[in-house]
Molecule: Purine riboswitch aptamer
Organism: Halarsenatibacter silvermanii
RNA sequence: UUUAUAAGAGAGUUAGUAUCUCAUAUAGUUGUGAGGAUAUGGCUCACAAGUUUCUACCAGAUAGCCGUAAACUAUCUGCCUAUGAGAGCAAGAGCGUCUAGG
Numbered sequence: 001u002u003u004a005u006a007a008g009a010g011a012g013u014u015a016g017u018a019u020c021u022c023a024u025a026u027a028g029u030u031g032u033g034a035g036g037a038u039a040u041g042g043c044u045c046a047c048a049a050g051u052u053u054c055u056a057c058c059a060g061a062u063a064g065c066c067g068u069a070a071a072c073u074a075u076c077u078g079c080c081u082a083u084g085a086g087a088g089c090a091a092g093a094g095c096g097u098c099u100a101g102g
Base pairs, nucleotide, nucleotide: 019087020086021085022084023083024082025081026056029049030048031047032046033045034044035043041066042065050057058078059077060076061075062074063073064072
């Protein structure tokens, strides 16, 4: 100096990682602004707060209330998301046993 091997590092590709339960967060909550409906109605949009927190912040039912005005109230039922833990499917690997063949 060259080649080979080994180790390490980096990059890329393929396949699988199902699902369920529990805990924490948040109460699927609250405030504000603009517009809208009116007892066959009670809604729409936006902003903000709330979480050591991304996202979400709704739906339905029941019972009230408002005598036509601008404002809704209570209760019940039903999620998603983030993190952690557990169960567990698939895939892969190891060991043991049994059966068959060599």